[in-house]
FMN riboswitch aptamer (RFN element) from Bradyrhizobium cenepequi, 151 nucleotides, folded computationally. Model confidence (mean pLDDT): 76 of 100. Taxonomically the source falls in Bradyrhizobium (Bacteria, Alphaproteobacteria, Hyphomicrobiales, Nitrobacteraceae).
RNA sequence: UGAUGUUCUCAGGGCGGGGUGAAAGUCCCCACCGGCGGUGAGGGCCUUUGGCCCAAGCCCGCGAGCGCCUUGCUCCUCCCCGGGGCAGGGGUCAGCAGAUUCGGUGCAAUUCCGAAGCCGACGGUGAAAGUCCGGAUGAAAGAGAACGGUU
Numbered sequence: 001u002g003a004u005g006u007u008c009u010c011a012g013g014g015c016g017g018g019g020u021g022a023a024a025g026u027c028c029c030c031a032c033c034g035g036c037g038g039u040g041a042g043g044g045c046c047u048u049u050g051g052c053c054c055a056a057g058c059c060c061g062c063g064a065g066c067g068c069c070u071u072g073c074u075c076c077u078c079c080c081c082g083g084g085g086c087a088g089g090g091g092u093c094a095g096c097a098g099a100u101u102c103g104g105u106g107c108a109a110u111u112c113c114g115a116a117g118c119c120g121a122c123g124g125u126g127a128a129a130g131u132c133c134g135g136a137u138g139a140a141a142g143a144g145a146a147c148g149g150u151u
Base pairs, nucleotide, nucleotide: 004148005147006146007145008144009143010142016030017029018028019027031131032130033120034119035062036061037060038059042054043053044052045051046050057118058117065096066095068090069089070088071087072086073085074084075083076082100116101115102114103113104112122134123133124132
């Protein structure tokens, strides 16, 4: 310098005030929040012609959830079909599934500076939820450590 393997650890934030109402952290007005990798002209540090660190919710990807496909068990009197419930598997597929513009600087910016916007799984609920409760002491993008190991 470093192919690659095993194990372990870690890995999500947010309703405060007011209004209406029998009832709302769910509606309305104001408020608050932003996972992981990449990019990045900004910022910081140092042993400074180099190196390291931080830096995008809405640019490119990824992740959990739902859905979809699939397997098993079970129920709908029995069989087929079809459907319901529970548990497991799949990540290619198409989806829910997402959201940014304007001005400035500049060779160059949807990333910097300024301003104004926009977005947010599923189930539950006295009333419709990004912020409450639940699956979840779960799963996971990935991050790190230890050990092994090729040259």